Annotation: This is a predicted complex of two RNAs, RNase P RNA and transfer RNA, with 418 nucleotides together. The coordinates come from a structure-prediction model, not an experiment, and the mean pLDDT is 81.
[in-house]
RNA sequence: CAGGUCAGCCAGGCGGUCGCGCCCCUUCGGGGGUGAGGAAAGUCCGGGCUCCACAGGGCACGGUGCUGGGCAACACCCAGGCGGGGUAACCCGACAGAGAAGGACCACAGAAACAGACCGCCGGGCGCAAGUCCGGCAAGGGUGAAAAGGUGGUGUAAGAGACCACCGGCGACCGUGGCGACACGGCGGCCAGGCAACCCUCACCGGGAGCAAGGCCAAGCAGGGGCGAUGGGGCGGCCCGUCCCGUCUGAGCCCCGGGUAGGCCGCUUGAGGCGGCGGGCAACUGCCGUCCCAGAGAGAUGACCGCCCACGACAGAACCCGGCUUAUCGGCUGGCCUGGGAG
RNA sequence: UCCCUGGUAGCUCAAUGGUAGAGCAACCGGCUGUUAACCGGUAGGUUGCAGGUUCGAGACCUGCCCAGGGAGCCA
Numbered sequence: 001c002a003g004g005u006c007a008g009c010c011a012g013g014c015g016g017u018c019g020c021g022c023c024c025c026u027u028c029g030g031g032g033g034u035g036a037g038g039a040a041a042g043u044c045c046g047g048g049c050u051c052c053a054c055a056g057g058g059c060a061c062g063g064u065g066c067u068g069g070g071c072a073a074c075a076c077c078c079a080g081g082c083g084g085g086g087u088a089a090c091c092c093g094a095c096a097g098a099g100a101a102g103g104a105c106c107a108c109a110g111a112a113a114c115a116g117a118c119c120g121c122c123g124g125g126c127g128c129a130a131g132u133c134c135g136g137c138a139a140g141g142g143u144g145a146a147a148a149g150g151u152g153g154u155g156u157a158a159g160a161g162a163c164c165a166c167c168g169g170c171g172a173c174c175g176u177g178g179c180g181a182c183a184c185g186g187c188g189g190c191c192a193g194g195c196a197a198c199c200c201u202c203a204c205c206g207g208g209a210g211c212a213a214g215g216c217c218a219a220g221c222a223g224g225g226g227c228g229a230u231g232g233g234g235c236g237g238c239c240c241g242u243c244c245c246g247u248c249u250g251a252g253c254c255c256c257g258g259g260u261a262g263g264c265c266g267c268u269u270g271a272g273g274c275g276g277c278g279g280g281c282a283a284c285u286g287c288c289g290u291c292c293c294a295g296a297g298a299g300a301u302g303a304c305c306g307c308c309c310a311c312g313a314c315a316g317a318a319c320c321c322g323g324c325u326u327a328u329c330g331g332c333u334g335g336c337c338u339g340g341g342a343g
Numbered sequence: 344u345c346c347c348u349g350g351u352a353g354c355u356c357a358a359u360g361g362u363a364g365a366g367c368a369a370c371c372g373g374c375u376g377u378u379a380a381c382c383g384g385u386a387g388g389u390u391g392c393a394g395g396u397u398c399g400a401g402a403c404c405u406g407c408c409c410a411g412g413g414a415g416c417c418a
Base pairs, nucleotide, nucleotide: 001339002338003337004336005335006334007333008332009331010330012308013307014306015305016304017303018302020035021034022033023032024031025030037314041325042324044323045322046321047320048319049210050209051208052207056240057239058238059237061206062205063204064203065202066080067079068078069077070076081095082093083092084091085090096201097200102199103198105194106193118141119140120137121136122135123134124133125132126131149167150166151165152164153163154162170188171187173186174185175184176183177182214265215264216263217262223256224255225254226253227252231245232244233243234242258417259416272291273290274289275288276287277286278285279284309312344414345413346412347411348410349409350408353367354366355365356364361398369385370384371383372382373381391407392406393405394404395403
């Protein structure tokens, strides 16, 4: 210098005039402060908060799925193991169990799809022969996505992990190291597949609903009919337990009809931002200091002018956080890798 | 805010994980004096998109895109 890879950051800037939401002050004229994002998005996970009984047991159902740690929690993050890709930096992985239970499926082709022999090889009988019958074999051929580990030898009637050497794979065995996933070495026999993003098994987790939650105030109206009792409700199903309401003066459910379309709280100070010191490989965390940073309810961020540049993408809060995923013109910084060049 | 369903030929819909089809429409030919109907034939597919599982995906799984629908106040 070129290419690559990973991490972090910015998201036009400055000035002027007018305007909008919220808060504060006001002499009611006005003045001051503040005002979208890295994704505010999709609503895919996890929590907080609120109500149902601060929330119970079992089944069903759903989720997660290598190990250890972090966190309020997670399907997230960090570190490590294993597998795969890349020369490398580095990246990707739904990564438990089919060989410790069982079931289903594997089209077509093929003899056979988990069980057997079509062609074939070998032995014996019959036959002049072509061949045929009985038996053995699974090496070779053929089919297929997939068919009894591979190569060489011993062996045999022909053969075969039947036996041997090396290699590969497996193991519920032993030793060493590691918290562990696992790795290395030994030993053992050599099984008969795939699929669990099909059922299933194992381990762990999950009560339900959602700010239109929920609370307070105000306003308004009109009731009628049906069902209804070891009944109904406690916001998806079943059983138990428990609490509440009720048992004909009737809880509750359904249908028709009626009323409202207001105000206040919840509402933003929070697992919060920034800086320093300490712990930890890291994610993260402890202490100290400092800062306050939208809060509407038809819903506020805009318009115009001037200057500059690299000529401006995706897009806009609506209870709040932590993640994931998706969209995004362009630019900046740093670490590392590969190749080339110069000193 | 919370949920549900669907996306396949121009239209309406099928399709146990095993060659993507049917009806109508379109085009060509026949029949007819002509048209319709009828008869024979032909073409037409990114199964919404992108990944994954599998020998094999329209179907199974994941993430997006689009369309349609439902529930929620008081008595």